A computed fold for a 1496-nucleotide RNA from a metagenome, annotated as small-subunit ribosomal RNA. Its Rfam family is "Bacterial small subunit ribosomal RNA". The RNAcentral record of the sequence draws on SILVA.
């Protein structure tokens, strides 16, 4: 830095996804070690147990408990009791400081709460620290300790006595505070400060080791506080008004202070579109993760700042709190209980239950650092520090080096005697010891207080030796020893993405981030072997960032992909001409504060190294302030015309508005001519008419729209606007350049206006017309067509506010090539023409654009401004608010779902688009099939089995060129199991196997007799041969033609299909192959950014048609002889064979054509424009056919899916079908008779002749291995005799009897004669099939296949037609060209309903939470306030008694938390039932869209 993903393919838009970074993380595999961090994110839920805040005896009265002493009493004593606060200390208790720190959580909290600059002339501050001054003399009391109650307990009652650094009065005080006066500085309003006069009022404590701690009071500093401001930081307008102490003022009350903080009174004010108010959601920062960077997310840890401490509200104490481990009340809810009343508050450390994917021990020490206290020793500290548990992060080591090829075994895999890989990997030798294990030694972390002995010094304090202080920890770390010993795994290998093979499996099982795998050959699923990549870790999952310029500041866009508002006017706001000249707010340029620390980047240093940790630096991009700069933006203030406006002359024009008028035409109406239809359609029908339609003529009414002119014109902001003719009123252009001086532009709300359709109310209705009605068509037709017809279409007012309201293109301004055209002016004229505003167009460049396309009327180029878009679908839908009478309009989403939806262009393909061209494709003809009988082949049907396989075209007389056995695959029965065959090895054998008998059988076969080798070698044996048994390799017409080879069909003998190279195109492509002729032809010619080239066409190649050459025997005979006969001499002319030549080539004329290609039509030619016919089948196309010709991969089989036999099927037969043959007859039929082929074929054979037979055939065998001999007769045809229109002298089915041939064997099941029988059918419905000439049609003939057996297929030649205007149709096909939402390509694609299923989501009678606003009601605890028959040491008056300040305590008031009533709002969750969306396997009905989609 990219990549994958919409298509056939391509370019763009635009989501999805992925690669990468990071976590306070979890889960799954696995796990040696060590440092260094981290470690409830959820339930601020509930909490057992300990422990987290005390200290001071140098404040105090004490003495409960400890130690020590003293006295006493007993005892010899030790000890034991009694006793004494003596002394160490020292619970409990008063007193003083701490207990607002430190720790923990984030619940509310959108706010001055927090960052940040400032400000306080409006504040306060314990302890510390400086400096100033003091420290006087009284008093009463109270805990405590007794004493006696009460009560389970918590605790509390009374009573006596006591003490302070507790509390109280007096003196004395000020530079403090008040209060009143004067001068005088300063400021930013209120004011402030300084000096000074007077008056008022207010302080204290000791204590003790005599060295010190201490205490009042003021000033001042330092520290923390407090208040107040500007700036900065979430989301919703579907939340638009909010506010009554609310805003401000006067006087007051609190307060440390300021202030509606709070009161009472005045006054109507303050906040809001620059977003108030409401509603959801949140602790804020420093920073953290990420990003190049702006920027997004986050805010664990660590640090700063708020908030909270079971939920609420409240104060007290005190320098500080409304107070986590303090009270005091309400509520939850938990434990105690004697039922009468009590205790509590882990969001401190640990730990527990619970929730949860998930987060740890009830450890050590106060040694270090801090921290209360204390003079100090020191006491406490779950702050802190260190340990323990967890691979949760980061960061380091390690699991071992070297050398070692039979490339071992062993797996794997393969083209398998073998190779490839795992792999120098193992084994093996040898070396090192980090780690681990194990001995041994062993820190730094400590420095101080404080003690002792010193030095300095006036005190005060510094200081120096030495000594004592370590949880962690016998840990880090050294050093020895001893051995490779102790120690690798996850993930993944289609592609993105680095890494492949096998086997299993068979749209199952499963995989998946996306695209997708998976249906019998999976690199994608499992497993394995091998690989990749990372390693004490790998993966996967959630979760942010990037990638995603995919909200775009930096950096997007709106014609047609999503996006310009229907359209003017105008408010906020934004922007804004030229020249000067102040200001200096934006803006630049020094500087100055400040930006905590930590983090982040460098640089250096400390742990072995890193992480970590530490010092420097330099960031911290920002807030404030201050000095200067003045281009530019801005302000002021002057001026100027070019921008914008006036103004005078003029033009223009379907701009409006009212009113009036006019003809055409259309309907009624009456009259009047006239007679039978009219009217409509594709075709009809409905309809109207003999009561007189339609038609036509005159007249009369009505309503409505304005032909020609008329135009690619004009006018208007739009929407719109068209007979004339008058009134009114709007513009917009020119011209003058006279006048005002920036007066502009755009324009969120607003306000107008807004087609048609719609709706209210009154007219009005001529025509047209939704709805309805009826005819038609249609399978069905609620449509398309047709006959009628109501709203409405029109007028007058009021609504409605949407349209593909479009140029799909906001509006304004400046610039930037041309060419036509045309609209209104104006200037100059040469009546050509040109020049200039200003409007409508077209075409075209440069530039833009994805690409069509845009281009001075821009979609260029560049500025303002405003409105709008961010994947389809769910949706312009639901809720809600506004507006409407309605109908709806406006604003506008989310569950859920896909991975695409989409613009422009490209290739094909298709079209009930076009255009051109062919084609026995129509038409012209000629003859068939469909009707009948058989023949065959297919479907069905049946059957034991009727084997298989072929199935529009392109199966069906097709494989099958020939099924009685055999073929045969199929059925049934009977056998065999190395097998029916062949080869290799070992065994045995040569009396086996064959061969012959014979017996049984259906038969294959068993069983039993009989028979029999060859070669060397003396001989054992040994070879060869044949055979038995065993062994290896068989076998399959079993599947799968959708694993494949080859072969074949078919578009098609159709004229196409490509390529190189070059050139346009972003690129898929195009170009060449498109165009003008022409051809049978991409055939050839011009002509063109294309020039060549290949595969296909032609053409060579085989036959036939004409000629020469040559060959002549078995073929041929004109001439010569001869014969019964081309027999025979003979001949080489002729035919005829075989071979090798010419010949056609638009060559020649002569029109046409562009002078070409070519074409018409002569000529000459056997033959004329490819002369006829054959072989020859481009690129591809149908997963077309064929595993049963053969071949082959995999799969199944193996006493059977294999193999032998016998027998039967393939030949069945209510039936449908395709090919056929034979017919229906006179163009014939029958008989008699004469003639003319041609191409095959024959030795297991064709068979002559000649004899039998009516006849198949028989006998015979001559002759031929064939131009010699046979098969072979050709047959229609030609001649003549009969038959005469009929079921026949047509027709031959079908049966009978009787024969022939083949053959082991004609019953199922074969052909063939004779003789008898004599069906059906008299030319065939809808429909449908070949054929353009030697065809068609007719006639025979031969051959393969074969033992026999064609009506079938290859051949062969005889006889020999008719038709073609032509190309609108129909099919099928080529080539432009057009549309396309198809690309499996129209047998495409695609819509709704309806029916199941499923998920989400609106509505709903209600119902259950929750948050909140009003209202009223209730009022604890407490602060303040007021009262009082209440109590009451210090002070004060009094002899007293009482009184009086004060205190307490009761009641009342204000105000206020829980609560309750009542009603509203906001949101959530549920609901019978009902709405629609969305997605599903091959439901169901229609076909609405894409082709002119069949009614654009």
């Nucleotide at each position: 830095a990219g990549a994958g993903u919409u298509u056939g393919a391509u370019c763009c838009u635009g989501g999805c996804u992925c690669a990468g970074g990071a976590u306070g993380a979890a889960c799954g595999c696995u796990a040696g070690c060590g440092g260094c961090a981290g470690g409830c994110u959820u339930a601020a839920u509930a909490c057992a147990u300990g422990c987290a805040a005390g200290u001071c005896g140098a404040g105090g009265g004490g003495c409960a408990g400890c130690a020590g002493g003293g006295u006493g009493u007993a005892g010899c004593a030790a000890u034991a009791c009694a006793u004494c606060g003596c002394u160490g200390g020292c619970g409990a208790c008063c007193g003083g400081c701490a207990a607002a720190c430190g720790g923990g959580u984030g619940c509310g909290g959108a706010a001055c709460a927090c960052g940040u600059a400032c400000g306080c002339a409006a504040c306060c501050u314990u302890c510390c620290u400086u400096c100033a001054a003091g420290c006087g003399a009284g008093g009463a009391a109270u805990a405590g300790c007794c004493c006696a109650g009460g009560g389970a307990a918590a605790c509390u009652u009374g009573g006596a006595u006591u003490a302070a650094u507790a509390c109280c009065u007096c003196g004395u005080a000020a530079c403090a505070u008040u209060g009143u006066g004067a001068a005088g500085u300063g400021g930013c309003a209120u004011c402030a400060c300084u000096u000074u006069a007077u008056a008022a009022u207010u302080a204290a404590a000791g204590c003790c080791c005599a060295g010190g701690c201490g205490c009042u009071u003021g000033a001042a500093g330092a520290u923390g506080g407090g208040c107040g401001u500007g700036c900065g930081a979430c989301u919703g307008a579907u939340u638009a008004g909010g506010u009554a102490g609310u805003u401000g003022g006067c006087g007051g009350a609190g307060u440390a202070a300021c202030a509606g903080c709070c009161c009472a009174c005045c006054a109507a004010g303050c906040c809001u579109g620059c977003g108030a108010u409401c509603a959801g959601u949140a602790a804020c920062u420093g920073g953290u993760g990420u990003g190049a960077g702006a920027g997004c997310a986050c805010g664990a840890c660590c640090a700063g700042u708020c908030a909270c401490a079971c939920g609420g509200g409240c104060a007290c104490u005190g320098a500080g709190a409304c107070a986590c481990g303090g009270g005091c009340c309400c509520g939850a809810c938990u434990c105690c209980u004697a039922c009468g009343g009590g205790a509590g508050g882990c969001a401190g450390c640990a730990g527990u239950a619970a929730g949860g994917a998930a987060u740890a021990u009830u450890g050590g020490u106060c040694a270090a650092u801090g921290g209360a206290c204390g003079c100090a020793a020191g006491u406490c500290u779950g702050a802190a520090c260190c340990a323990g548990c967890c691979a949760u992060g980061c960061c380091g080591c390690g699991u071992g080096g070297a050398g070692g090829a039979u490339g071992a075994a062993g797996g794997u895999c393969c083209u398998c005697u073998g190779g490839a890989u795992u792999g120098u990997a193992a084994a093996c030798u040898u070396c090192u010891u980090u780690u681990a294990u194990u001995u041994g030694g062993g820190a730094a972390g400590a420095a101080a207080c404080c003690c002792a002995c010193g030095u300095u010094u006036u005190c005060u304090a510094a200081u120096g030796u030495g000594g004592u202080u370590g949880a962690c920890g016998g840990u880090a770390c050294c050093a020895g020893a001893u051995g490779a010993a102790u120690a690798a795994g996850c993930a993944c290998c289609g592609g993105c993405u680095a890494a492949c093979u096998c086997c299993g499996u068979g749209c199952c099982a499963g995989c998946a981030g996306c695209c997708g795998c998976g249906g019998u050959a999976a690199u994608a699923c499992g497993g394995a072997g091998g690989g990749u990549g990372c390693a004490a870790g790998c993966g996967u999952u959630a979760u942010c960032c990037g990638g995603a310029u995919u909200c775009a500041c930096u950096g997007g866009g709106u014609u047609u992909a999503a996006a310009g508002g229907g359209u003017g006017c105008g408010u906020a706001g934004g922007c804004g001409g030229g020249u000067u000249g102040g200001u200096a707010a934006g803006u630049c340029c020094g500087u100055g504060g400040u930006g905590a620390a930590a983090u982040c980047u460098c640089c250096a240093a400390g742990c072995u190294u890193a992480a970590c940790u530490u010092g420097g630096a330099a960031a911290c991009u920002g807030c404030c302030g201050u000095g200067g700069a003045u281009a530019c933006u801005a302000u002021c203030a002057a001026u100027c015309u070019u921008g914008a406006a006036u103004a005078u002359c003029g033009u223009g024009g379907a701009g409006g508005u009212a009113a009036g008028c006019g003809g055409a035409a259309u309907a009624u109406g009456u009259c009047a001519u006239g007679u039978a239809g009219c009217g409509g359609u594709g075709a009809a029908a409905u309809g109207c008419u003999u009561a007189g339609a339609u038609a036509u003529g005159a007249c009369a009414u009505a309503g409505a729209a304005c032909a020609c002119c008329a135009a690619u014109u004009g006018c208007g902001u739009a929407g719109g606007c068209a007979g004339c003719u008058u009134a009114c009123u709007a513009c917009a252009c020119g011209a003058u350049c006279a006048u005002u001086g920036a007066c502009g532009c755009u324009g969120a709300g607003g306000c107008a206006c807004g087609a048609a359709a719609g709706c209210g109310u009154g007219g009005g209705g001529a025509g047209c017309a939704a709805a309805c009605a009826g005819g038609a068509u249609u399978a069905g037709a609620u449509a398309c067509c047709c006959u009628g017809g109501u709203a409405g279409u029109c007028c007058a007012c009021g609504c409605c506010c949407u349209a593909a309201a479009c140029g799909a293109u906001g509006g304004a301004u400046a610039c930037u090539c041309g060419a036509c055209a045309u609209c209104a002016g104006c200037g100059a004229u040469a009546c050509a023409c040109u020049g200039u505003u200003g409007g409508u167009g077209u075409c075209u460049g440069a530039g833009c654009g994805a690409a069509a396309g845009c281009a001075u009327u821009a979609a260029g180029u560049a500025u303002c401004c405003c409105a709008c878009c961010u994947g389809g679908g769910a949706a312009g839908u639901a809720c809600g608010a506004u507006c409407g009478c309605a109908a709806g309009a406006u604003u506008g989403a989310a569950u859920c779902u896909c991975a695409a939806a989409g613009g422009a262009a490209u290739u094909g393909g298709c079209g009930g688009g076009g255009g051109u061209c062919c084609g026995c494709a129509c038409a012209a003809g000629c003859g068939g099939u469909g009707g009948a009988g058989c023949a065959u082949g297919u479907g069905g049907u049946u059957u034991a089995a009727u084997u298989c396989g072929a199935u529009g075209a392109u199966a069906c007389g097709c494989g099958a060129g020939g099924a009685a056995c055999c073929u045969u695959a199929c059925c049934c029965g009977g056998g065999c199991u190395c097998g029916a065959a062949c080869g290799g090895c070992a065994u045995u054998u040569c009396a086996a196997c064959g061969u012959u008998c014979a017996u049984a059988g259906a038969a294959a076969u068993a069983u039993g007799g009989a028979u029999a080798u060859c070669c060397c070698g003396c001989a054992a044996g040994g070879g060869a041969g044949u055979a038995u048994u065993g062994u290896c390799g068989a076998g399959g017409u079993g599947c799968u033609g959708c694993a494949u080879g080859g072969c074949u069909g078919u578009c098609g003998u159709c004229a196409g299909c490509u390529c190189g190279u070059g050139u346009c195109g972003u690129g898929a492509g195009a170009u060449g192959u498109u165009g003008g002729g022409u051809u049978a032809a991409g055939u050839c010619c011009c002509g063109c950014a294309a020039c060549g080239a290949g595969c296909g066409c032609a053409a060579c190649c085989c036959u036939u048609g004409c000629c020469c050459u040559g060959u002549u025997u078995u073929g041929c005979c004109a001439u010569c002889a001869u014969u019964a006969a081309g027999u025979u001499g003979g001949g080489a002319a002729c035919u005829a064979u075989c071979a090798g030549g010419g010949g056609a080539c638009c060559g020649c004329c002569a029109g046409c054509g562009a002078u070409a290609a070519g074409u018409u039509g002569g000529a000459g030619g056997a033959a004329g424009g490819u002369g006829g016919g054959g072989a020859u089948g481009a690129c591809g196309u149908c997963a077309a056919g064929u595993c049963a010709u053969c071949a082959u991969g995999g799969c199944c089989u193996u006493u059977a899916u294999g193999u032998c036999c016998a027998g039967g099927g393939c030949u069945a037969c209510a039936c449908a079908c395709g090919u056929g043959c034979u017919a229906c007859a006179a163009u014939g039929g029958a008989c008699g008779g004469u003639a003319c082929a041609a191409a095959g074929c024959g030795c297991u054979g064709c068979g002559a002749a000649g004899c039998c037979g009516c006849g198949a055939g028989g006998u015979g065998g001559a002759g031929c291995u064939a131009a010699u001999c046979g098969c072979a007769a050709a047959a229609a045809a030609c001649c003549g005799u009969u038959c005469u229109c009929a079921g026949u002298u047509c027709g031959g089915a079908u049966u009978g009897c009787a024969g022939g041939c083949u053959g082991c064997a004609a019953c199922u099941c074969g052909c063939c004669u004779g003789c008898a029988u004599g069906a059906a059918g008299c030319u065939g419905g809808a429909a449908u099939c070949g054929c353009u000439a030697g065809u068609a049609a007719u006639g025979g003939c031969a051959g393969a296949u074969c033992a026999g057996c064609a009506u079938g297929c290859u051949g062969c030649c005889g006889u020999g037609a008719a038709u073609a205007c032509g190309u609108u149709c129909c099919c099928g096909g080529g080539c432009c060209u057009u549309g396309u939402a198809c690309a499996c390509a129209c047998c495409g694609c695609c819509c709704g309903u309806c029916a199941c299923a499923u998920c989400a989501c609106g509505a709903a009678a209600g119902u259950g939470g929750g948050u909140u606003g009003u209202a009223c009601u209730a009022g604890a605890a407490g602060u303040c306030u007021g009262u009082g028959c209440g109590c009451u040491a210090a002070c004060c008056a009094g002899c007293a008694a009482u009184g009086g300040a004060g205190g307490c305590c009761a009641c009342g008031g204000c105000c206020c938390a829980a609560g309750g009533u009542a009603u509203g709002a906001c949101u959530c969750a549920u609901g019978a039932u009902u709405g629609g969306g969305g997605u599903g396997a091959a439901g169901u009905c229609g076909u609405a869209a894409c082709a002119a989609g069949g009614u654009a």